This is a predicted structure of a 114-nucleotide RNA (SAM riboswitch aptamer (S box leader)) from uncultured Hymenobacter sp.
It matches the Rfam family "SAM riboswitch aptamer (S box leader)". Its family is annotated with regulation of gene expression in the Gene Ontology.
The prediction has a mean pLDDT of 81.
[in-house]
RNA sequence: UUUUUAUACCGAGGCGCGGAGAGACUGACUCGCUGAACCGCCGACAACCCCUGGCUACCCGCCAGAAAGGUGCCAACUGAAGGCCAGUGCAAAGUUGCCUGGCUAUUAUAAAAA
Numbered sequence: 001u002u003u004u005u006a007u008a009c010c011g012a013g014g015c016g017c018g019g020a021g022a023g024a025c026u027g028a029c030u031c032g033c034u035g036a037a038c039c040g041c042c043g044a045c046a047a048c049c050c051c052u053g054g055c056u057a058c059c060c061g062c063c064a065g066a067a068a069g070g071u072g073c074c075a076a077c078u079g080a081a082g083g084c085c086a087g088u089g090c091a092a093a094g095u096u097g098c099c100u101g102g103c104u105a106u107u108a109u110a111a112a113a114a
Stems, first nucleotide, its partner, number of pairs: 001114008013042004021031003025082002043074001045072001048070002051065005083103005089098004
């Protein structure tokens, strides 16, 4: 980097360094000199892997637990929208915008494989 599977409405921040950007992309919107990103330290959250117990003949899987280890994560649901579908929905006007809901895609993370 690619593929597969799973998850993404909950939860959890201080200090140092740094000095203007950040929220993946687009246009909006939001956050930021009352200090952004990056990096470091400590802490927290969570429970994917690992670990413990139970069910299962075993595996797979499911349930419960733990938090030492490997990741992750600590503004806004993946912050919202984007593609498709639906609606005695709203507005304009003859098809478009908005709203609501569903699905999907995208993105991110974990685990496994190449």